[in-house]
This is a predicted structure of a 71-nucleotide RNA (transfer RNA) from a Candidatus Woesearchaeota archaeon. The coordinates come from a structure-prediction model, not an experiment, and the mean pLDDT is 82. It matches the Rfam family "tRNA". Rfam's curators write: Transfer RNA (tRNA) molecules are approximately 80 nucleotides in length. The family's RNA type in Rfam is transfer RNA.
RNA sequence: UCCGUAUUGGCGUAAUGGCAGCGUACCCGCCUGUGGAGCGGGAGGCGCGGGUUCGACUCCCGCAUACGGAC
Numbered sequence: 001u002c003c004g005u006a007u008u009g010g011c012g013u014a015a016u017g018g019c020a021g022c023g024u025a026c027c028c029g030c031c032u033g034u035g036g037a038g039c040g041g042g043a044g045g046c047g048c049g050g051g052u053u054c055g056a057c058u059c060c061c062g063c064a065u066a067c068g069g070a071c
Stems, first nucleotide, its partner, number of pairs: 001070007010024004018054001026042005047063005
């Protein structure tokens, strides 16, 4: 320099163009003598910038970071 893969709440992980889910952690309540467990509720996320489309986590281009490969 070139090619490929990955990037989604604090952490882990789904979603092949139509309201972004789940687990865990966190907060509040119930339960309990206290705590834990359990039950109910809540907050929190699509790496960045453009493009295509009625509509983009998803498709296209560029960039950034990480990993792997080619020379």